[in-house]
The RNA shown here (transfer RNA) has 73 nucleotides and comes from Chelydra serpentina.
Rfam family: tRNA. Rfam describes the family as follows. Transfer RNA (tRNA) molecules are approximately 80 nucleotides in length.
RNAcentral holds the sequence, with entries from Rfam.
Its mean pLDDT, the model's own confidence on a scale to 100, is 80.
RNA sequence: GCCUGGCUAGCUCAGUUUGUUGAGCGUCAGACUUUUAAUCUGCAGGUCCAGGGUUCAAGUCCCUGGUCAGGUA
Numbered sequence: 001g002c003c004u005g006g007c008u009a010g011c012u013c014a015g016u017u018u019g020u021u022g023a024g025c026g027u028c029a030g031a032c033u034u035u036u037a038a039u040c041u042g043c044a045g046g047u048c049c050a051g052g053g054u055u056c057a058a059g060u061c062c063c064u065g066g067u068c069a070g071g072u073a
Stems, first nucleotide, its partner, number of pairs: 001072007010025004019056001028042004049065005
């Protein structure tokens, strides 16, 4: 240099044929407990890497760039 894959909640990851963005863990609040831990319940938390395009509608399709990983000369 070229090729392939990844980028979504604080972390690890789902997200089907474009059609309400989710789970587990964690944070916070509450219950339980003499207290802590454990357990249970509930809430909050999203510029879906950036920009542009297609579409009634884009996390999803297309283009360009960034970044990480792998392959190749």